[in-house]
The RNA shown here (c-di-GMP-I-GGC riboswitch aptamer) has 89 nucleotides and comes from an uncultured Desulfobacterales bacterium. Model confidence (mean pLDDT): 77 of 100.
RNA sequence: UUUGACAAAGCCAAACCUGCCGAAAGGUGGGGACGGAGAGUUACGGGUCUUAACAUCUUUUCCUCCAAGAGAUAGCCGGACUGCCAAAA
Numbered sequence: 001u002u003u004g005a006c007a008a009a010g011c012c013a014a015a016c017c018u019g020c021c022g023a024a025a026g027g028u029g030g031g032g033a034c035g036g037a038g039a040g041u042u043a044c045g046g047g048u049c050u051u052a053a054c055a056u057c058u059u060u061u062c063c064u065c066c067a068a069g070a071g072a073u074a075g076c077c078g079g080a081c082u083g084c085c086a087a088a089a
Base pairs, nucleotide, nucleotide: 001088002087003086004085011036012035016031017030018029019028020027021026034075040081041080042079044078045077046076047073048072049071050070051069
């Protein structure tokens, strides 16, 4: 540096239940294990998801639509940084 896990030492923790935060997607603490060879970190590129308030439309109410912005997802894919072990060079 590359490749790899039917190994070893370890690590993480889906769904679901529950407390808290949020308008929501979702995040987070506890329980819990579907799985993971980066299921470590990072929103850089793409994908997917959310959209309260304000504004517009409408006779009213409720709902809906549009665009921008904002937010989320790393256990969606890729990139970047970085860690243990084994093998090869």